[in-house]
Context: one part of a larger RNA
């Protein structure tokens, strides 16, 4: 890992509650106990007691009333006629018909209105009967509470014991330390000294002395690291007469002992050993929780919470009962508002200009002034905590439509309380984030499959009951991959733009409007002129159009600036403006919009069309016609749910037809299948072959049922009831096998 078996909402309570069903409803039920019988049992007696029958108050209590209060005026909770259906009878109202009659109208028939009687239909009131509800007692089911309480799972806490054969310390008694080195005290001899003593030689053999085996330890490195080994091995290293090492026996015990002290040791276990018990400790936590079909179908929010990954109440779901159009939505009529926008009338911000006053600076003063403050006028402005104004929506009231997506109230059962992205309006942040936090009862996902977006929970289209080799469409597409146009018409783009990006730049190209010049010849080109007063005045060494300052005229002219540029020391020189000729038809300025271009650098490989590839496109824009395209719509057939109509039935029982519906997690509700056992019936089946297993056919929406064949070799079923150790694929599940 696989296979098989086992494996999780159970049981109890003289507890509570709701629903279903049954008994009684002269209210219901007996308990202990006793008696009898055909004795795992049944029948009878037994009304103690419990619930109901009256409420209210905190209670004493009072009582169809009670409480509150000085009082009841009020207020709160109650009482009154028990409720509903069916049958019969009585009375009454209205409508329809018939008869009679009165009044009005009419020529008449007759019409309208009223009254009386009879019949029919509908409604109301009352009486009687009956059934159900109300009540109570069983049974079943859902839920609550108390218990291990759906199952498995702690670390821990407490109690009683067992451990010092490991290790720590201590006690008693043993044992061990090759060899080499150093040479303390003391003693003695000699010399010196008065002596104390000093020096030297010899002797001596001290030391937590030195080197180094055994022995003890474990410094560094390697190796090992499913090892030789749950700490070893190799080399190296430390101590090695000592606070040394060691054998044997003994002592100290867990709220403890020991500790040259590290939370270190206490039998591979130590911030409190091990073992058994309390014990199924507790676990707001993780994991798991077993057959089928049908109906509906959430939430990730609010308030409170030693509360934030838990809970309670409400919200949202479901089931039942009641009400009976009250509902979503639409239309009309009516309300309040202070948001978006806008504005500057208030409150504040902020800019420019003018004026008044004051200050500063300058000035003797008059006064002046790129300055500052304040007041004021004008102009143009900004604001979530400004408003002279002010929508759209939204909210709300009334009326009408609206019978489905209904709504409201009461009761049983839940789940949910981590939400995600997208769009829009805001806060925080950097108008950052696949950021965070609100709102729009927004959308989708969650709990939603299908088609599109290459792939892609949250985007676009659209909501899957089942079947079909039918058909029409949505989003999106139609050259090939790849279903469908190499479609039609007119333009644009040359950048592979399309197929990523900004400020900014662009004489790329198309387009729009407004000008200017132009056959009296424009624009560009070519030829020629571009002069004189004058070297204008000043300045300057010089200043002659062209360093600088001032002025910027006049004349001749077809035209020519007291000069736009180069140049010279200054002149000179070369051009320009301007003019003529020649040539010959458009030239030029600005603006709008479209598509382009540059700006444009990243790491394995093109790599920002999904690829091939595409240029009068297979790109872009506008207009149009076809077609493709989904589990959407339609068609045909089938199933189920619900509702209506008709028929039918003991029965919302069955059938026919019509309408609406059938995605679904948590979850609520309904209907079933199978397994084991018990009871009754089948005077059931079985060696002429039971169960089980293998195969096959068939029936059922399904869980599953039935038949046949083989195997097997002794038990097993059907129907109607009942009771559960009642369904496995998951729990690092348990046991066995491989």
């Nucleotide at each position: 890992g696989c296979c098989a078996a086992c494996g999780a909402g159970u049981u109890u309570g003289u507890u509570c509650u709701a629903u279903g069903u049954g008994g009684c409803u002269u209210g219901c039920a007996u308990a202990a106990u006793c008696u009898c019988c055909u004795u795992u049992g049944g029948a009878g007696a037994g009304c103690a007691u419990g619930c109901a029958g009256a409420g209210u108050g905190a209670a004493a209590g009072c009582g169809a009333g009670g409480g509150u209060u000085a009082a009841u005026a009020g207020c709160c909770c109650g009482c009154a006629u028990u409720g509903u259906g069916c049958u019969u009878c009585a009375c009454u109202u209205u409508u329809a018909c018939g008869c009679a009659u009165u009044a009005a109208c009419u020529a008449a028939c007759g019409u309208u209105a009223g009254u009386g009687c009879g019949u029919u239909a509908a409604g109301g009131u009352g009486a009687a009967g009956u059934a159900c509800a109300c009540g109570u007692c069983g049974c079943a089911u859902g839920g609550a509470c108390a218990a291990g309480a759906c199952c498995c799972g702690a670390a821990g806490c407490c109690g009683g014991g067992u451990g010092a054969u490991c290790u720590a310390a201590c006690c008693a008694u043993u044992a061990g330390c090759a060899g080499g080195u150093u040479g303390a005290a003391g003693u003695u001899c000699g010399u010196c000294g008065a002596a104390a003593g000093a020096c030297g030689g010899a002797u001596g053999g001290a030391g937590g002395a030195c080197c180094g085996a055994a022995c003890c330890c474990a410094u560094u490195a390697g190796c090992c690291g499913u090892g030789c080994a749950a700490c070893a091995c190799u080399a190296u290293g430390g101590g090695a007469u000592g606070a040394c090492u060691u054998g044997u026996g003994g002592u100290u015990a867990g709220c403890g002992c020991a500790g040259a002290a590290a939370u270190u040791g206490u039998a591979a276990u130590c911030g409190a050993a091990c073992u058994c018990g309390g014990c199924a400790a507790u676990a707001g936590c993780u994991g798991g929780u077993u057959c089928u079909c049908c109906u509906c179908g959430a939430a990730a929010u609010a308030g409170c919470u030693u509360u934030u990954g838990g809970g309670c109440u409400a919200g949202c779901c479901u089931c039942g009962a009641a009400c009976g159009u009250u509902u979503a939505c639409c239309u009309c009529a009516g309300g309040g508002g202070g948001u978006a926008g806008a504005g500057c009338a208030c409150u504040g911000g902020a800019u420019g200009a003018g004026g008044g006053c004051g200050g500063g600076u300058c000035g003797c003063a008059a006064g002046a002034u790129a300055c500052c403050g304040u007041c004021u006028u004008c102009a143009a402005u900004c604001a979530a905590a400004c408003u002279c104004c002010g929508a759209a929506u939204a909210c709300u009231u009334g009326a009408g439509g609206g019978u489905a997506c209904a709504g409201u109230u009461c009761g049983g059962g839940a789940g949910u309380c981590a939400g995600a992205c997208u769009a829009u309006g805001g806060g925080c942040g950097c108008u950052a984030a696949g950021g965070u936090u609100c709102a729009u009862c927004a959308g989708u996902c969650g709990a939603a499959a299908g088609g599109g977006a290459a792939a892609c929970a949250g985007c676009c289209c659209g909501g899957a009951u089942c079947a079909c080799a039918a058909u029409c469409u949505a989003a999106g597409g139609u050259c090939c991959c790849u279903a469908a146009a190499u479609c039609u018409a007119u333009a644009c783009u040359a950048a592979g733009u399309g197929u990523a990006a900004a400020a900014g730049g662009u004489g790329g190209u198309g387009u729009u409007g407004c000008g200017a010049c132009u056959a009296c010849g424009a624009c560009a080109g070519u030829u020629a002129g571009g002069a004189g007063g004058u070297u204008g005045g000043c300045u300057u060494a010089g200043a002659a159009g062209c360093a600088g300052c001032c002025a910027u005229c006049c004349u001749u002219u077809a035209a020519a600036g007291a000069u736009a540029g180069c140049g010279u020391a200054a002149u000179a020189g070369c051009u320009c403006a301007c003019u003529a000729a020649u040539c010959a038809a458009g030239u030029u300025g600005u603006u709008u919009c479209g598509c382009g271009c540059c700006g444009a650098a990243a790491a394995u490989u093109u790599a920002u069309c999904g690829g091939g590839g595409c240029u009068c496109a297979a790109g872009u824009a506008u207009a149009g016609u076809a077609c493709c395209g989904a589990a959407g719509g339609u068609g045909u057939g089938a199933a189920c749910u619900u509702u209506c109509u008709g028929a039918u039935u003991a029965a919302u029982u069955u059938c026919a037809g019509g309408g609406a519906g059938u995605g679904g997690u948590a979850g609520a509700g309904g209907a079933g299948c199978a397994u084991u056992c018990u009871c009754u019936u089948c005077a059931g089946c079985g060696u002429u072959g039971a169960a089980g297993c293998c195969g096959u056919g068939u029936c059922g929406u399904g869980a599953g049922g039935c038949g046949c064949g083989g195997u097997g070799g002794a038990g097993c079923g059907a129907a109607g009831a009942g009771a559960a150790g009642g369904g496995a694929g998951a729990a690092u599940g348990u046991u066995g096998g491989c």

A computed fold for a 738-nucleotide part of an RNA from a bacterium, annotated as large-subunit ribosomal RNA, domain II. RNAcentral holds the full RNA, with entries from ENA.